[in-house]
Predicted 3D model of a 251-nucleotide part of an RNA (large-subunit ribosomal RNA, domain VI) from Odoribacter sp. Z80. The full RNA is in RNAcentral, with records from ENA. The prediction has a mean pLDDT of 87. The organism belongs to Odoribacter, within Bacteria.
Context: one part of a larger RNA
RNA sequence: CGCGGGAUAUUUGCGGAGCUCUGACUCUAGUACGAGAGGACCGGGUUGGACAUACCUCUGGUGUAUCAGUUGUGUUGCCAAAUGCACUGCUGAGUAGCUAUGUAUGGAUUGGAUAAGCGCUGAAAGCAUCUAAGCGCGAAGCCAGCUUCAAGAUGAGAUAUCCUUACAGGGUCGUUCGAGAUGAGAACGUUGAUAGGUUGCAGGUGUAUAGUCGGUGACGGCACAGCUGAGCAAUACUAAUGACCCGAAAG
Numbered sequence: 001c002g003c004g005g006g007a008u009a010u011u012u013g014c015g016g017a018g019c020u021c022u023g024a025c026u027c028u029a030g031u032a033c034g035a036g037a038g039g040a041c042c043g044g045g046u047u048g049g050a051c052a053u054a055c056c057u058c059u060g061g062u063g064u065a066u067c068a069g070u071u072g073u074g075u076u077g078c079c080a081a082a083u084g085c086a087c088u089g090c091u092g093a094g095u096a097g098c099u100a101u102g103u104a105u106g107g108a109u110u111g112g113a114u115a116a117g118c119g120c121u122g123a124a125a126g127c128a129u130c131u132a133a134g135c136g137c138g139a140a141g142c143c144a145g146c147u148u149c150a151a152g153a154u155g156a157g158a159u160a161u162c163c164u165u166a167c168a169g170g171g172u173c174g175u176u177c178g179a180g181a182u183g184a185g186a187a188c189g190u191u192g193a194u195a196g197g198u199u200g201c202a203g204g205u206g207u208a209u210a211g212u213c214g215g216u217g218a219c220g221g222c223a224c225a226g227c228u229g230a231g232c233a234a235u236a237c238u239a240a241u242g243a244c245c246c247g248a249a250a251g
Base pairs, nucleotide, nucleotide: 001152005163006162007161008160009159010158011157015149016148017147018146021049022048023047024046025045026044027043033038051106052105053104054103055102059100060099061098062097066093067092068091069090070089071086072085073084074083075082076081110144111143112142117137118136119135120134169246170245171244172243173189174188175187176186177185194239195238196237197235198234199233200232201231203228204227205226211222212221213220214219
């Protein structure tokens, strides 16, 4: 821009894409078969591999948020306590998020038409013949079925509802994230929990400084502390003000 008024939601599916894999063990059964050695079809069950999708409860990884320990050196006058730099100084842990080697699930069942093949009835050709007319069975393959995209399918579909006037609806702007390169998408804008803050709680770290008590002292107790808390709740304290722009008439 189009889809012969403008919108919001829900859809149909022309058509396209994806998937389609496979091993071992076991029961049937040491059965059928076979002199024996050996050893099944058919059918059922269990458990794997590779691949694919989703997720983070578990097991781990990362985790320059966080907590602790510690070396050298500088600074805060000094002690103590902090802080800068040294790869995040180094080391030990680690929430959220993101992740695989972790967890869960999948390939199907089934139907239709068939291939090779196997048949029924049956002439030409008094017989015979699966074929000439007619009818059936039959594959990991084909068409559906499963997952997904999908009306620019210009063949532009359908249903429900809203709006008949500066309206319905949308955008700008602001607070943002389950979204994200930017657009886009999603949530919210005081009739408000959208983000921050505050409070509380899971979780992390591992028992703070000061004081006091004990010990000659290193140190220990008061102390499940202190700090933190990307997660979960509650709470209008702060910021989402006011407003502006676009927006349709054929019959």